[in-house]
The part of an RNA shown here (large-subunit ribosomal RNA, domain I) has 519 nucleotides and comes from Nitrososphaera sp.
Rfam family: Bacterial large subunit ribosomal RNA. Its family is annotated with ribosome and structural constituent of ribosome in the Gene Ontology.
NCBI's taxonomy places the organism under Archaea, Thermoproteati, Nitrososphaerota, Nitrososphaerales, Nitrososphaera.
The coordinates come from a structure-prediction model, not an experiment, and the mean pLDDT is 81.
Context: one part of a larger RNA
RNA sequence: ACUCUAUAAGGUGGAAGACUUGGCUUGAGGCGCCGAUGAAGGACGCGGCUAACUGCGAAAUGCCCCGGCGAUCCGUAUGCAGGAUUUGAACCGGGGAUCUCCGAAUCGGACUUCCGCUUGAAACCGAAAGGUUAGGAAACCCAGGGAAUUGAAACGUCUUAGUACCUGGAGGAAAAGAAAUCAAUUGAGAUGCGGCCAGUAAGAGCGACUGAAAACCGCGGACGACAAACCGAAUCAGGCAAUGAAAAUUGUCUGGAAUGUGGGGUUAUGGACCUCUUUUUAGGCCUCGCUGGGAAACGCAAAGUGCACUGGAACGUGCUGCGAAACAGGGUGACAGCCCCGUAGCGAUAACUCAGCAAGCUGUAGAGGUAUCCUGAGUACUGCUCCCCGGAUACGGAGCAGGAAGUUGGGAGAUACUAACUUCCAAUCGUACAUACGUCUCAAGACCGAUAGCGUACAGUACCGUGAGGGAACGUUGAAAAGAACCCUUGACAGGGAGUCAAAAGAGCCUGAAACCUU
Numbered sequence: 001a002c003u004c005u006a007u008a009a010g011g012u013g014g015a016a017g018a019c020u021u022g023g024c025u026u027g028a029g030g031c032g033c034c035g036a037u038g039a040a041g042g043a044c045g046c047g048g049c050u051a052a053c054u055g056c057g058a059a060a061u062g063c064c065c066c067g068g069c070g071a072u073c074c075g076u077a078u079g080c081a082g083g084a085u086u087u088g089a090a091c092c093g094g095g096g097a098u099c100u101c102c103g104a105a106u107c108g109g110a111c112u113u114c115c116g117c118u119u120g121a122a123a124c125c126g127a128a129a130g131g132u133u134a135g136g137a138a139a140c141c142c143a144g145g146g147a148a149u150u151g152a153a154a155c156g157u158c159u160u161a162g163u164a165c166c167u168g169g170a171g172g173a174a175a176a177g178a179a180a181u182c183a184a185u186u187g188a189g190a191u192g193c194g195g196c197c198a199g200u201a202a203g204a205g206c207g208a209c210u211g212a213a214a215a216c217c218g219c220g221g222a223c224g225a226c227a228a229a230c231c232g233a234a235u236c237a238g239g240c241a242a243u244g245a246a247a248a249u250u251g252u253c254u255g256g257a258a259u260g261u262g263g264g265g266u267u268a269u270g271g272a273c274c275u276c277u278u279u280u281u282a283g284g285c286c287u288c289g290c291u292g293g294g295a296a297a298c299g300c301a302a303a304g305u306g307c308a309c310u311g312g313a314a315c316g317u318g319c320u321g322c323g324a325a326a327c328a329g330g331g332u333g334a335c336a337g338c339c340c341c342g343u344a345g346c347g348a349u350a351a352c353u354c355a356g357c358a359a360g361c362u363g364u365a366g367a368g369g370u371a372u373c374c375u376g377a378g379u380a381c382u383g384c385u386c387c388c389c390g391g392a393u394a395c396g397g398a399g400c401a402g403g404a405a406g407u408u409g410g411g412a413g414a415u416a417c418u419a420a421c422u423u424c425c426a427a428u429c430g431u432a433c434a435u436a437c438g439u440c441u442c443a444a445g446a447c448c449g450a451u452a453g454c455g456u457a458c459a460g461u462a463c464c465g466u467g468a469g470g471g472a473a474c475g476u477u478g479a480a481a482a483g484a485a486c487c488c489u490u491g492a493c494a495g496g497g498a499g500u501c502a503a504a505a506g507a508g509c510c511u512g513a514a515a516c517c518u519u
Stems, first nucleotide, its partner, number of pairs: 008519004016511002018476002022448002024445005030440001031438002033136002041102003044057003048080002052076002063096006072084003107116003117120001122133004140171001141169005151158001155205001181188002192219004202210002223430003226376001230263002234261001235256009268407001270374003273369005283362003287358001289357006298347003304320001305336001306319004321338002323327001329341003381402007409425005463470002483509001486497004
């Protein structure tokens, strides 16, 4: 001198602790669309000084009206300058005005979010006046298409799976739905959802695997309208006028309507039709008025700032009081029922909305008889070829070819046919609730606490990529900036004093582990 070890003092570093502005999950008896009156989403602008975010739109960090509040205010953002406001500002709630350009983008043309002509796209409905559509939205829903990896220990039927994905459409839910259904000799009585039935019946290279239904128990419950027989214009829509608060009524014009408007009638113990009896009761629509409820911002809201001590600070400790339909929670210089905001409880009300009363308008029901009439057609059904299904010949559906009956009728009852028995009435339409989802609002949590929790406490930013697209990291001074005046050294950084503070905690600043570096 180097290396190693031990110890001490520092540096670096950002673990662990404490904290939470943000997430995650669940619940709601909360809510659920926006758009040619130009959306969603963007571009560009707007501030006295203004790069970003927020807000707004050439009327541009805003304008007007109504309501609330009651002293401050001119966003994040604490500066300088200048203003506003008790003639009620800022802020909060409701309504209105303005709202550049692109964008469904729609006068024409471009994607250089711009240009040009000058007054406006297209389609459909309508006689006209005028109306409708498009595009967007997190998932949920319905429909039209529709894989493969995979499993079968290979692979082809099969499986994955009618999943992923693409397309169309709708709503706050959607779909389904009032038996040509089940059941089995007892019966049930639209649909949906849950439990069980049941990994059962059944299907299947009978392999892998796939996989119901009835019944029962719950949630929830609701039923209506046509076609036809018979009657035959007795009818409807729009415009205008009168009355009215409206519904509606009346008149008139135009249009629809005998290729049937309207009445009637809607199911299997039926209906038409015939004969009787009874009458204005059901139900529907509307809201001037009356009553009550809900509903915005918001209002009221109890009780110690008592004594002493420690401390920078009392929300602590000791002593002594009080409130509680309020001891949920948060804030405040340490841990606060009584300091502040709140909380329990109570109240108010615009727009809007709900219910009832009352008034108005519209608007009938039952019994018996069975001669005649009616009850959904290229349908039911059959064959062939396929799809789908647990469905096998027997779920359901498609194409092609045939093709009925008609009340003495027709369908179904898990092989076909026949007879009985049971059950229902297809080929027309509508229908709330229970159910699904969560962009959004509110609340909660034996959920996370900054390598966790969403990718994001800071962001769909920085950055990467021609593009589709991919996609981070970064939280914490202090009670209060009191954020270190002034002096010395220095070119500066920085350092030494001084000062602030409870403490330098000294600004990538709480605490400050280890690795690593120095002495």